Predicted 3D model of a 72-nucleotide RNA (transfer RNA) from Lampropedia cohaerens. NCBI's taxonomy places the organism under Bacteria, Betaproteobacteria, Burkholderiales, Comamonadaceae, Lampropedia. The sequence is in RNAcentral, with records from Rfam. The coordinates come from a structure-prediction model, not an experiment, and the mean pLDDT is 80. It matches the Rfam family "tRNA". The family's RNA type in Rfam is transfer RNA.
RNA sequence: GCCCCGGUAGUUCAAUGGAUAGAACGGACCCCUCCUAAGGGUCAGAUAGUGGUUCGAUUCCACUCCGGGGUA
Numbered sequence: 001g002c003c004c005c006g007g008u009a010g011u012u013c014a015a016u017g018g019a020u021a022g023a024a025c026g027g028a029c030c031c032c033u034c035c036u037a038a039g040g041g042u043c044a045g046a047u048a049g050u051g052g053u054u055c056g057a058u059u060c061c062a063c064u065c066c067g068g069g070g071u072a
Base pairs, nucleotide, nucleotide: 001071002070003069004068005067006066007065010025011024012023013022018055027043028042029041030040031039048064049063050062051061052060
């Protein structure tokens, strides 16, 4: 250089063109308890970037950036 795979919450993962982008763990607050742990409830928190297609994009297309693998 070329080819392939990936990038979503603090972490690990879902969401195969349409509902308010969900879950677990983690965090904050509250309840429970003499206290702690455990348990219950509430809340905050994310689509790598830019453009394009579409009535509508996490999803499809192009380029860029980052990570991994292959190839000489």